Context: one part of a larger RNA
RNA sequence: UAGUAGCAAAUAUUCAAAUGGGAACUUUGAAGACUGAAGUGGGGAAAGGUUCCAUGUCAACAGCAGUUGGACAUGGGUUAGUCGAUCCUAAGAGAUGGGGAAGCUCCGUUUCAAAGGCGCUAUUCCGUAGCGCCACCAUCGAAAGGGAAACCGGUUAAAAUUCCGGUACUUGCAUGUGUGUCUGACGGCAACGUAACAGAAUGUGGAGACGUCGGCGUGGAUCCCAAGAGGAGUUCUCUUUUCUUCUUAACCACUUAUCACCCUGGAAUUGGUUUAUCCGGAGAGCGGGUCUUAUGGUGGGAAGAGCGUCGCUUCUUGCGACGUUUGGUGCAUCCACGACGGUCCUUGAAAAUCCGCAGGAAGAUCUGAUUUCACGGCAAGUCGUACUCAUAACCGCAGCAGGUCUCCAAGGUUAACAGCCUCUAGUUGAUA
Repeated sequence: UAGUAGCAAAUAUUCAAAUGGGAACUUUGAAGACUGAAGUGGGGAAAGGUUCCAUGUCAACAGCAGUUGGACAUGGGUUAGUCGAUCCUAAGAGAUGGGGAAGCUCCGUUUCAAAGGCGCUAUUCCGUAGCGCCACCAUCGAAAGGGAAACCGGUUAAAAUUCCGGUACUUGCAUGUGUGUCUGACGGCAACGUAACAGAAUGUGGAGACGUCGGCGUGGAUCCCAAGAGGAGUUCUCUUUUCUUCUUAACCACUUAUCACCCUGGAAUUGGUUUAUCCGGAGAGCGGGUCUUAUGGUGGGAAGAGCGUCGCUUCUUGCGACGUUUGGUGCAUCCACGACGGUCCUUGAAAAUCCGCAGGAAGAUCUGAUUUCACGGCAAGUCGUACUCAUAACCGCAGCAGGUCUCCAAGGUUAACAGCCUCUAGUUGAUA
C1' cells in the first nucleotide's frame, strides 16, 4: 500500500467485409501458424443423461467481452430375426434339507433328505391309470470368455449393418409340388465320393476348447514404381511437367493348399529333405490318387451402383454423353492364417450348444411312407441404439495444467510407433 495486489504453463496471430445500438474475441473470405497417425484426427467401454439438432433470446452463468455458447426459452430427434443384452458356464454368490444362534442372522451347497421328469399307450372336459427309461440336485454370475444368421448403395437439421432400394442368410413351424428310395441307393483296390439314400432307448467319440516367445511360409490392406485416359496447378525461363481420379460388399456356384491319408513298389555304395535336422523294412524316395477350402482366382451379385469429366437447362438441381484401363516391386509396416521349433518346480478354463459312430426297439408293404435333396409358404417377442468419452459433457465442490480402459494409424529422415518436418483430418481455445 484500493481501482491497489492480481487475472503471466500449453509457439501466433493479421487484414477485409457482413451482422449489430455496440465487435481484439461472432460469421464469411484471404494470409500466417500449430497438432504431426504413441494426434488437438476417426470410433467405442465405464460414467454422465438430453449435453444431440433447429428456431428465438442475452437478465443471470461462461473470473475481460460477447451479436456467441454444453447458458436461457420453445419445439424436434434414438426405428433391428442377423449389432449387443436376453442363453451358457468361470472365480464366486446363494436358497432348500439340515446344523448353530436371545435376536438381527450365521455355517454349509450335495451335504445323515422317501428331493422327480421324459416318452409311449388307454381314456378324456380337467386329469387320471399303466408301462418303459433316466434321475447327486434350485438359482444367480461376463454388453471384452463361449455363442445360429447381412451386406452394398441412397437418405435426415439431428437416426441408421435399425429407415428406403437391391441382393442375401439363420432358426423354428406347418406342409404343397417335383425328385430320390421302397426290407432301405450306387461307384472306387483303397484313401474316399455323390442332390437325396429309414433308425427309439442306451453307449461312445469329436467340435465348442484355449499359454507364451521365435524365425520361416502364404494371403490381405497400406505404401512405392511404370504406361494410358481424364481434370486441376505452374508457364519471364524451364518442365512428354507437379498434384489428383481410374472403386466393386455380403452371399451363391465352380475351382484352388500346406498338413494328413491311400495305392503302387521295395531302398546301404544309405537315400529323401528344412531357413531351422528330422523322416524311412512299423515301408523312404519316384509315380499315380484322396481329403480339409484358411485363403486366393473366375463367373453371378453388377453396373442398373458409386465416382470422374464434358454438354444442356426453366439456373432448381435435373437431363444427356463419355470414361471408369493395363502392368510391376518387397528382409517394407500392420493384420490374419499355416507348418514347425523354443520355453516353464508357470503346462496355459468350464458349460450351453452342434455333429458323428456303435446299437437294432417299434412299425410300415403300392399307395402310403419317408422332410440331413430342390423349389415354394408362415413366424422371429422384450430391452439398448441421440450425444460426449475429455486442457468444457466422467471423478477431483468448478468449463480445475491432476486422474480415467481400449481399437484404427500416411510420406521423408532413421535401427526406430525416438526426435524433427510434411499430407489427410482437426484446431487457431487459454482477457488483451
A computed fold for a 432-nucleotide part of an RNA from Hygrophorus russula, annotated as large-subunit ribosomal RNA, domain III. Rfam family: Eukaryotic large subunit ribosomal RNA. Its Rfam clan is "LSU clan". On this family, see Yusupov et al., Science 2001: "Crystal structure of the ribosome at 5.5 A resolution". The family has 88 seed sequences and 107,465 matches in Rfam 15.1. RNAcentral holds the full RNA, with entries from SILVA.